[in-house]
Context: one part of a larger RNA
RNA sequence: CGUAGGAGGCUUGAGGGGACCUCUCCCCAGUACGAGAGGGCCGGGAGGGACCGACCUCUGGUGAGCCGGUUGUCCUGCCCAGGGCAGUGCCGGGUAGCCACGUCGGGUCGGGAGAAGCGCUGAAAGCAUCUAAGCGCGAAGCCCACCCCAAGACCAGGCCUCCCAUCCCGACGCAAGUCGGGAGUAAGGCCGCAGGAAGACUACCUGCUUGAGCGGCCGGAGGUGGAAGUCCCGUAAGGGAUGAAGCUGACCGGUGCGCAUCGGCCGAGGCCUUCCCCACAGCAAAG
Numbered sequence: 001c002g003u004a005g006g007a008g009g010c011u012u013g014a015g016g017g018g019a020c021c022u023c024u025c026c027c028c029a030g031u032a033c034g035a036g037a038g039g040g041c042c043g044g045g046a047g048g049g050a051c052c053g054a055c056c057u058c059u060g061g062u063g064a065g066c067c068g069g070u071u072g073u074c075c076u077g078c079c080c081a082g083g084g085c086a087g088u089g090c091c092g093g094g095u096a097g098c099c100a101c102g103u104c105g106g107g108u109c110g111g112g113a114g115a116a117g118c119g120c121u122g123a124a125a126g127c128a129u130c131u132a133a134g135c136g137c138g139a140a141g142c143c144c145a146c147c148c149c150a151a152g153a154c155c156a157g158g159c160c161u162c163c164c165a166u167c168c169c170g171a172c173g174c175a176a177g178u179c180g181g182g183a184g185u186a187a188g189g190c191c192g193c194a195g196g197a198a199g200a201c202u203a204c205c206u207g208c209u210u211g212a213g214c215g216g217c218c219g220g221a222g223g224u225g226g227a228a229g230u231c232c233c234g235u236a237a238g239g240g241a242u243g244a245a246g247c248u249g250a251c252c253g254g255u256g257c258g259c260a261u262c263g264g265c266c267g268a269g270g271c272c273u274u275c276c277c278c279a280c281a282g283c284a285a286a287g
Stems, first nucleotide, its partner, number of pairs: 001152001005163007015149004021049007033038001051106005059100004066093005071086006110144003117137004164270001166183007188266004192208005213259003216255005222248003229242005278287001
């Protein structure tokens, strides 16, 4: 910009993309077959590999702003208790998130057309012949089926809902009006701000006081693993009690304490046909 007014949702699917793998074992059955050795078709069932997708309950990894231990040194005057630096100083753990080594799922079934091939009916050619007319079967392959994108699919689709017919100027016209331009608006949208399991930016999604969107605070979960202070024991290093203590990022909730203030801008007047109206007692043309 288009999609025959302007909007907000929900969709159909033309078309396109993805996927399409395979093994072993068991039952049927030691049956059919076979002198035996051996050993089925058909059908049914159970496990597995690789690959792909999703997810984080479990297992495990990461987790430099969580907790603890610890060395050296400097500092808070000293003790105690802390802080800084040393690759996060080093070490032991570890929430969320992100992950795989973890968990769950997928390839199926079915339908259609058909390759080689197997057939039915059947002439040319009194026979024969799957083929010449016609018809039936028939592959891991093809089309559909499964998953994803998708109406710029210009044949631009469909459904639901919302907004209405304002004012000004110009051209044409006798007028009604038509066409063009503009203004302020409607539904709605954009900007701005607080944010996000959305994200390079953009986009997308949520919230903006008629408010739980983020932060704070409170409660909980989870993690660390027994704080400081005081008391007791020990000459001391240290140990015990108070006490599953103290601390705690992202997790789950609650709560207007803080920040989302106030606001600004954009954004329709509709093509054709028919009917109604203008329209008169009735009928009716043009417009």
Large-subunit ribosomal RNA, domain VI from a Chloroflexota bacterium, 287 nucleotides, folded computationally. Model confidence (mean pLDDT): 85 of 100.